Small-subunit ribosomal RNA from a Planctomycetota bacterium, 1514 nucleotides, folded computationally. NCBI's taxonomy places the organism under Bacteria, Pseudomonadati, Planctomycetota. The sequence is in RNAcentral, with records from ENA.
RNA sequence: UAAUGGAAGGGUUUGAUCCUGGCUCAGAACGAACGCUGGCGGCGUGGUUGAUACAUGCAAGUCGAACGGGAACGUUUCCUUCGGGAAACUAGUACAGUGGCGGACGGGUGAGUAACACGUGAUCAACGUACCUCAAGGACUGGAAUAGCCAUUCGAAAGGAUGGGUAAUACCAGAUAAGACUACAGCACCGCAUGGUGCAGAAGUAAAAGAAUUUUACCUUGAGAGCGGAUCGCGGCCUAUCAGCUUGUUGGUGAGGUAACGGCUCACCAAGGCUUUGACGGGUAGCCGGCCUGAGAGGGUGGACGGCCACACUGGAACUGAGACACGGUCCAGACUCCUACGGGAGGCAGCAGUGCUGAAUCAUUCACAAUGAGCGAAAGCUUGAUGAUGCGACGCCGCGUGGAGGAUGAAGGCCUUCGGGUUGUAAACUCCUGUCAGGGAUUAGGAAUUUUGACCAAUCCCAGAGGAAGCACCGGCUAAAUUCGUGCCAGCAGCCGCGGUAAUACGAAUGGUGCGAGCGUUGUUCGGAAUCACUGGGCAUAAAGGGUGCGUAGGUGGUUAUAUAAGUCAGUUGUGAAAGCCCUCGGCUCAACCGGGGAAUUGCAUCUGAUACUGUAUAACUUGAGAUUAUGAGGGGUGAGUGGAAUUCCAGGUGUAGCGGUGAAAUGCGUAGAUAUCUGGGAGAACGCCAACGGCGAAGGCAACUCACUGGCGUAAUACUGACACUGAGGCACGAAAGCGUGGGGAGCAAACAGGAUUAGAUACCCUGGUAGUCCACGCCGUAAACGAUGGAUACUUUGUGGAGGGAGAUAUUGACUUCUCUCUCUGCCGGAGCAAAUGCGUUAAGUAUCCCGCCUGGGGAGUAUGGUCGCAAGGCUAAAACUCAAAGGAAUUGACGGGGGCUCACACAAGCGGUGGAGGAUGUUGUUUAAUUCGAAGCAACGCGAAGAACCUUACCCGGACUUGACAUGUUAGUAGUACAAUCCCGAAAAGGUGCGGAUCUGGGUCAAACCAGAAGCUAACACAGGUGCUGCAUGGCUGUCGUCAGCUCGUGUCGUGAGAUGUUGGGUUAAGUCCCAUAACGAGCGAAACCCUUGUCGUCUGUUGCUACCAGGUUAUGCUGGGCACUCUGACGAGACUGCCGGUGUUAAACCGGAGGAAGGUGGGGACGACGUCAAGUCAUCAUGGUCCUUACGUUCGGGGCGACAAACGUCCUACAAUGGCUGGUACAAAGAGAAGCAAUACCGCGAGGUGGAGCAAAUCUCCAAAGCCAGCCCUAGUUCAGAUUGGAGGCUGAAAUUCGCCUCCAUGAAGUCGGAAUCGCUAGUAACCGGAGAUCAGCCAUGCUCCGGUGAAUAUGUUCCUGAGCCUUGUACACACCGCCCGUCAAGCCACCCAAGUUGGGAGCACCCGAAGUCCGGCAAAAAUUGUCCGGCCGAAGGUGAGUCCGAUGAGGGGGACUAAGUCGUAACAAGGUAGCCGUAGGGGAACCUGCGGCUGGAUCACCUCCUUU
Repeated sequence: UAAUGGAAGGGUUUGAUCCUGGCUCAGAACGAACGCUGGCGGCGUGGUUGAUACAUGCAAGUCGAACGGGAACGUUUCCUUCGGGAAACUAGUACAGUGGCGGACGGGUGAGUAACACGUGAUCAACGUACCUCAAGGACUGGAAUAGCCAUUCGAAAGGAUGGGUAAUACCAGAUAAGACUACAGCACCGCAUGGUGCAGAAGUAAAAGAAUUUUACCUUGAGAGCGGAUCGCGGCCUAUCAGCUUGUUGGUGAGGUAACGGCUCACCAAGGCUUUGACGGGUAGCCGGCCUGAGAGGGUGGACGGCCACACUGGAACUGAGACACGGUCCAGACUCCUACGGGAGGCAGCAGUGCUGAAUCAUUCACAAUGAGCGAAAGCUUGAUGAUGCGACGCCGCGUGGAGGAUGAAGGCCUUCGGGUUGUAAACUCCUGUCAGGGAUUAGGAAUUUUGACCAAUCCCAGAGGAAGCACCGGCUAAAUUCGUGCCAGCAGCCGCGGUAAUACGAAUGGUGCGAGCGUUGUUCGGAAUCACUGGGCAUAAAGGGUGCGUAGGUGGUUAUAUAAGUCAGUUGUGAAAGCCCUCGGCUCAACCGGGGAAUUGCAUCUGAUACUGUAUAACUUGAGAUUAUGAGGGGUGAGUGGAAUUCCAGGUGUAGCGGUGAAAUGCGUAGAUAUCUGGGAGAACGCCAACGGCGAAGGCAACUCACUGGCGUAAUACUGACACUGAGGCACGAAAGCGUGGGGAGCAAACAGGAUUAGAUACCCUGGUAGUCCACGCCGUAAACGAUGGAUACUUUGUGGAGGGAGAUAUUGACUUCUCUCUCUGCCGGAGCAAAUGCGUUAAGUAUCCCGCCUGGGGAGUAUGGUCGCAAGGCUAAAACUCAAAGGAAUUGACGGGGGCUCACACAAGCGGUGGAGGAUGUUGUUUAAUUCGAAGCAACGCGAAGAACCUUACCCGGACUUGACAUGUUAGUAGUACAAUCCCGAAAAGGUGCGGAUCUGGGUCAAACCAGAAGCUAACACAGGUGCUGCAUGGCUGUCGUCAGCUCGUGUCGUGAGAUGUUGGGUUAAGUCCCAUAACGAGCGAAACCCUUGUCGUCUGUUGCUACCAGGUUAUGCUGGGCACUCUGACGAGACUGCCGGUGUUAAACCGGAGGAAGGUGGGGACGACGUCAAGUCAUCAUGGUCCUUACGUUCGGGGCGACAAACGUCCUACAAUGGCUGGUACAAAGAGAAGCAAUACCGCGAGGUGGAGCAAAUCUCCAAAGCCAGCCCUAGUUCAGAUUGGAGGCUGAAAUUCGCCUCCAUGAAGUCGGAAUCGCUAGUAACCGGAGAUCAGCCAUGCUCCGGUGAAUAUGUUCCUGAGCCUUGUACACACCGCCCGUCAAGCCACCCAAGUUGGGAGCACCCGAAGUCCGGCAAAAAUUGUCCGGCCGAAGGUGAGUCCGAUGAGGGGGACUAAGUCGUAACAAGGUAGCCGUAGGGGAACCUGCGGCUGGAUCACCUCCUUU
């Protein structure tokens, strides 16, 4: 100097968010256990389970200085009949007995105990005390026994019995008595009651010696210390599914008993005592100092150490003693074990070791009394499993070590790799050095002292030598640390979330890394985090949670003023709060753990003194809370009685005739026996139209025609009364919709159940026709509802605005009114500020700010269920769990998506039209089937004339067969190679291939005169790396593409709003094809899209003028731009112009824009095209290509011949041709655009009926060629299976091509099928469009092309419009959906498994009661002996165990029954979520396979539309 030093969060519900709320993790701790591993030491610690059973040894003895005895054993000597005997020493020793003290301490355990057992503080004027200390007094005289011992004797033993004799500090009698005790009576003082203390008087009670000269022991009394006994206040567990308990019970009187008070016990008397402040009962438990955790408050715990208690095989009992009802004493009973000669005996480890079983689990049958204590003794000393030590166990805490310094070729090996390298890694090797610990050897302190005495441990020095000494867990997030391989929803992991289905940082292994380290992980338990039981420190409108409502008891709380008091409260004093521990400080072991000294603290309890603001208590006042009085007011407040009209239905009668009724549409039903309709009269029951209103009244439920009677509450105004009388309210009492129940009435309408008809797959429903309980009344039950404002009651305070209802006051005026205005009290709505809230929202009627009281909540399910109790006639109500199971369940809000929700809008979406498909034949694609193969892919729209813009071979990927194996193709390495590469010819073969081998090389560099030669390239051969794969995975991918959709959307920056997800912008009013533009606007801007820019087409201009054109001029022809001029026109193709709502009028907001018009080739995007936002569909493609992974490698590669992709019962898609006269055929005749052309297009000409052939002018093209049809003009056909249609088939030909059979196209002749306009259904198209007509091109030898893509020719109809179908966009609304409605999800049934409940019963245990029996033993009585007193026996009360009985409580088990939870792909339906397709839900009742349906009443936690009211703004 000090003892005040300290508080963290994360993961997981969702597409995302905020909140609520649980689950889970990180921390610390342990008497621990388990797994892997393990060098040394110090200090601690170690049967938590079975208070289970115990072999063996030890754990309590000591005293000869209390007593009588005693010469054992051993040694030596002597004797001996060899059996033994005697003496001395050991030695007055050992040993047994009498006697004294101690065995009540020390040591163990925690079964019992919820209790004065413990803790704490008090009390005893109601008590005891051996040993110890102090003080006072004393210690005299006698006596009778008894053990040991001896003798006899019983018994197997344990153990006794009889007789004889003996001692004492053993026992007995008498004397003495200062003082003490007991009873009697007296005085003084004191006290909180009984009473206590002191003084004096007269009666009863006791003694022992030994050693020896120092003491010690003994008796009586008093005091002290320490120890014990008893009493009281307060404190500390769970359960009310334990609510009443108690008869010695509560008290009194008297007696007995005790050390002592006392129902402690007994007799009598009284009837008390305890309890919601939890009695009684049940369960659990030794209590505390402390220990663990925690910031603390708390929570948990009571092992070691210390204090107290209880127990000692189980139960009971006393004896002895100062002390016990006694762990290593006694008696009895019981269970168990042992011995036995079967007669009888013995025993008690919860002392220390140790053993068995049990259990996840806990040590040595060690050493010593040296130290500290204990007992005895005068002492020496003896005893001591207390204790001191050691041993075993990483069980815990603490310390040390397993080496240090240098060392790069960054070794080898391992692992990974982008193949370059990286990492393990200065790590190792290697060099130098050190020596803790362990090992060997030597020496010396300390605990240790008064003479003696050391079980065990320590310290120092020397020697040798890096030697003997590292593991465990983890690496997806939380949580520090990652890669490869294997596996393939398997094996497995997992604390939570979760991982694993072929690229796993999550499984297993390896490498690397991270953390801790002689340990590391796991499991279990406790606290923490958890403010998740909230005192500190939570909540209840919607998340769990306000009782259905009131009255009121106990209790809690309570207005203003004053005085007193001092219980609470505050301050101080004194005592106590043991030690140890925690904390601080100083010190001792080398440090630390550990230990020692001192302090602080011990937040408590008690005592005394003081303060008096507040609370309490007492007293006295007050009036504002509350009540009261008077006046007045409104009202469906309640109960009873009576009255009324409209409607419905029934009955009677009249009129009248064929239907009525009902529905989405129908039918059942009623009606010619006269209905419905209509008129008249009558009966019955129930409910009360308009008024009527987020208007009124009531505590709530609830209350509505009118009148009367009785009656409760409330408001306002005034007041001279009472004087806190108040608020709340556990239990309790009362009221309490509908349904339902009981008894008796009533019964018109409606209507569960029921019946019938419909609907439907079914329809136990929704709809319809009927219809019974019930609905109504009286009396009595029931006691529940979404009994809701989902908001308990009371009081006070806190900005505004605006309505409605009931009163009161004032002002203003007026012809008048029930006028108008202002203020005020009460009730009832709406908006909204601050504030609050998770948000929605609430907001003076609070969900704001505060106080008081009550009720309730603590994850979801199981479950408001089981069981128990209680209420009810029943139905059922109230109270109310657990096992098990899940990681969520939930609230509010957000963005989407969806709706058999709403609004607005668009689109060939519908409608209006035109033409088709679906029927026929054929073509083509697909499915299916078939096959050796019929290769593969594409699959609603968005696969199916698609990949394929060309399958006879090839293609070709498929099948059969034949061949090759470094390969058909690429790169590299090594070796060889001039007769090498290449290759004529011939042979064989289906070909590929194989064989033969006439011939026969090249290039680059060096070198040479030139060659030769050398090396290399190329090729070939051989070997090796490798090639190759249209094998798999489009769900590993790139790229490309389809689709929503050319739909108008999709986003961003900054700002603002919101806790946030998000919103705003992007919404609104208009407008547009358009998020196009304008206006408004907390938004202002911007981007990707739309538009525009681009191409093409429509008009004009300029330029160009051949291969195009030909007006004009000229020439020529039968004719033709044929020719020369020409470039005007057409045209070509380049550049420009043009169109912008620019102009006019109207409408509109002075806007954007729209409508109409003018001009113009074109008018509002002029037509067409290219262009496709953010994204969706794990859409399509591994077979275009590329590519990760994986698989094959004499084959899943390569090659050849042939076949197949072309099959054919059937089905579908897309097309072609038709069915005819708007046509067919024959003849004549007219007019395009675009494109292509050299292995090509091909003219004229000739031949052929024709396809075509011969031949080849011209043209690489504005030059040449391919090259039109419908149309038009005539004729024929005359409504028919035809002069329609052309399939099919026969014959004959042509062309391409090695090749035309499978399997090409074309021509001619002949043949002449179905088909006469197409069911349900369905497709395309809005103008140069549909429809009709032909032309060209790509691919291509040819072509299966009727396909596809372009081109022109002819050329319509219709659109009133947006109700409906489909799709889409925007806004809004609901949502339990988010894989997003192809969503979610409910219940029965079936299967498996788990826990529970009921249950005929069966069985075990606990506690108590009644009765029977009654051991030991205390007490009492009696008998015997002369008495005292003792012993024996008998009897009595009580009395343990045992037995019997009726019940009670708790478990175990149980055929069968019941519901519940859970479990990838079971069955039936579809109840809920959207208006969920009948809005849902609550209560109740009935019904039904099941979700459920229906009736009655209630709620909005219902969508939509309309109206009303109110509000906001003006």